Context: one part of a larger RNA
Molecule: large-subunit ribosomal RNA, domain I
Organism: bioreactor sludge metagenome
RNA sequence: AGCCAACGGUGGAUGCCUUGGCGCCAGAAGCCUAAGAAGGACGUGACAAGCUGCGAAAAGCCGCGGGGAGGGGCAAAUACCCAUUGAGCCGCGGAUGUCCGAAUGGGGCAACCUUCAUCAGUGCAGCUGAUGAAUCUUGAGAUGAAUACAUAGUCUCAAGAAGGGAUACCAGGGGAACUGAAACAUCUUAGUACCCUGAGGAAAAGAAAGAAAUCUCGAUUCUCUGAGUAGUGGCGAGCGAAAGGGGAAGAGCCUAAACCGAUACGGCGUGAUAGCCUGCAGGCGUUUCCGUAUUGGGGUCGUGGGACCCGCAAGUUGCCGUUGCAGAGGCAGCAUGAAGUUACAAAGUACAACUAUAAUUGAACAGUCUGGAAAGAUUGGCCAUAGACGGUGAAAGCCCGGUAAAUGAAAUGGUUGUGUCUUCAAGCGAAGUCCCGAGUACUGCGGAACCCGAGAAAUUCCGUGGGAAUCUGCGUCGACCAUGACGUAAGGCUAAAUACUAACUGGCGACCGAUAGCGUAAUAGUACCGUGAGGGAAAGGUGAAAAGUACCCCGAGAGGGGAGUGAAAUAGAACCUGAAACCGUUUGGUUU
Numbered sequence: 001a002g003c004c005a006a007c008g009g010u011g012g013a014u015g016c017c018u019u020g021g022c023g024c025c026a027g028a029a030g031c032c033u034a035a036g037a038a039g040g041a042c043g044u045g046a047c048a049a050g051c052u053g054c055g056a057a058a059a060g061c062c063g064c065g066g067g068g069a070g071g072g073g074c075a076a077a078u079a080c081c082c083a084u085u086g087a088g089c090c091g092c093g094g095a096u097g098u099c100c101g102a103a104u105g106g107g108g109c110a111a112c113c114u115u116c117a118u119c120a121g122u123g124c125a126g127c128u129g130a131u132g133a134a135u136c137u138u139g140a141g142a143u144g145a146a147u148a149c150a151u152a153g154u155c156u157c158a159a160g161a162a163g164g165g166a167u168a169c170c171a172g173g174g175g176a177a178c179u180g181a182a183a184c185a186u187c188u189u190a191g192u193a194c195c196c197u198g199a200g201g202a203a204a205a206g207a208a209a210g211a212a213a214u215c216u217c218g219a220u221u222c223u224c225u226g227a228g229u230a231g232u233g234g235c236g237a238g239c240g241a242a243a244g245g246g247g248a249a250g251a252g253c254c255u256a257a258a259c260c261g262a263u264a265c266g267g268c269g270u271g272a273u274a275g276c277c278u279g280c281a282g283g284c285g286u287u288u289c290c291g292u293a294u295u296g297g298g299g300u301c302g303u304g305g306g307a308c309c310c311g312c313a314a315g316u317u318g319c320c321g322u323u324g325c326a327g328a329g330g331c332a333g334c335a336u337g338a339a340g341u342u343a344c345a346a347a348g349u350a351c352a353a354c355u356a357u358a359a360u361u362g363a364a365c366a367g368u369c370u371g372g373a374a375a376g377a378u379u380g381g382c383c384a385u386a387g388a389c390g391g392u393g394a395a396a397g398c399c400c401g402g403u404a405a406a407u408g409a410a411a412u413g414g415u416u417g418u419g420u421c422u423u424c425a426a427g428c429g430a431a432g433u434c435c436c437g438a439g440u441a442c443u444g445c446g447g448a449a450c451c452c453g454a455g456a457a458a459u460u461c462c463g464u465g466g467g468a469a470u471c472u473g474c475g476u477c478g479a480c481c482a483u484g485a486c487g488u489a490a491g492g493c494u495a496a497a498u499a500c501u502a503a504c505u506g507g508c509g510a511c512c513g514a515u516a517g518c519g520u521a522a523u524a525g526u527a528c529c530g531u532g533a534g535g536g537a538a539a540g541g542u543g544a545a546a547a548g549u550a551c552c553c554c555g556a557g558a559g560g561g562g563a564g565u566g567a568a569a570u571a572g573a574a575c576c577u578g579a580a581a582c583c584g585u586u587u588g589g590u591u592u
Base pairs, nucleotide, nucleotide: 001590003588005586006585007584008583009582015576016541017540020512021511022509023508024507025506026505027504029501030500031164032163039100040099041098042055043054044053046078050074051073061094062093063092064091065090066089070082071081072080105114106113107112115133116132117131118130119129120128121127135161136160137159138158139157140156141155142154143153169200170198171197172196173195174194180187184234210217211216221248222247223246224245225244231239232238252493253492254491255437259297260296261295262294263293264292265291266290267289275284276283277327278326279325280324281323302471304436305435306434307433308432310429311428312427315334316333317332318331319330320329336425337424338423339422340421348420349419350418351417352416353415354414355413356412357411359407360406361405365380366379367378368377369376381398382397383387389401390400391399442466443465444464445463446462447461448460449459452478473488474487475486476485477484528535529534548575551562552561553560554559
């Protein structure tokens, strides 16, 4: 030096474990913010570095309710306190809430600097404290240029907005390429990814200018089917409907216009012709008429509807009636009926029930054996609307927490119902006149969306040029025409069925078990790296219980030897198990 063997060191694999993750389901919920959010900075403890909580009233203050003996967070110890006059803890409501941040008096290198006005501490200066002072939009009011009226501008007041998020879902505006076509250009990937804007708990869509086919259906949305069909397509790769049928859900409404009235402004015009509801008498008169603007009534449809005019019909009481009388008519109340807070008008409020946010009650076992320890074995019992689960010194229905079942709210919220309340209530019919959404429909040209790539290309949308009709109207039925059928555009609102899940509650898993599972089972988006955008770790396990080794010895200490604890200390904190590489000690034999 090499080779076995035994015993160690180092190392942290493996086994076992789980505080943490992953995925899914159900319920409930789906926004927060100028009353200052989300997110932070700095403070705050007897001692206090980190995390957590909180905010100069600072691990907390007040009220109400629950609960019942301990408590002063993670987190031991010391000191000092709190608590049956009910603390700590849990729930509900309230107070306080520094500074930054949309950040909003001005400024600024976020958490800093600083101004003005009013009020207060005081009586001045000064200081301190409180309140207010950003911008935009809308509305109202005041003031007011060039420029006479006016307008712009300025000022004041009121309301609203701004920012964040759940990298989800939705709508809109923009919008790729790799890829596939076995190359590639139309095409595909795909209106996907991505960017922007906006909204809601859902969004969008939505009450037919529809779909059909000679029969009919009757808003929208989602789903199964129709169907990989009809189609489209360098007819390549591919793309790909709809009607109809079965289901989920179910809800319908408001305006514009015609016509009548009111107000404001402007215009024509007269001296009583026209007008003022009717009759008689008397009277008014910038009334009437025309135009514009605002507003109240009216009206909303496709078996076309409505307005005006006319006719029929239309509960009851009171009041008004251009001057007087009478009538028509109008207003208010009552009765009757209907409806209502998600659209169709809009605020609530009271009560009740259920429910959410703390909780409460809650059955039934002992002996013997092994063992450090019984829940194991054994013997004999018991409960069960409870034999889910977790814990307890090994494996417990009956030891503990719970579980089944039952019970419970001062306060705040939710759902539903009833009452109050609120709102509305006259139709029918013939003829005629008027109205029925305009730079719109439609159309030439250029594009886009539709299964549809310009095609025979309807339909829908955009740009650009042209440009109708009002019911004997207009649009559609896949070029176009006729006939027929269906509908009624150019204004608007609308629940449910549908999509998603950050946060909350409960549950489940032929999901992981510390190089796995989230990047994070731990002071983790931390340490650390980067100018920055950004990147981004490692790190779990003594024991049933600290019982964490008093005391003695060696040593400067570290560490160790006794002693002691414990079932075990080769479980001693570098702590369960403790593989291999690697390093040793001892014995044996081999080689030099």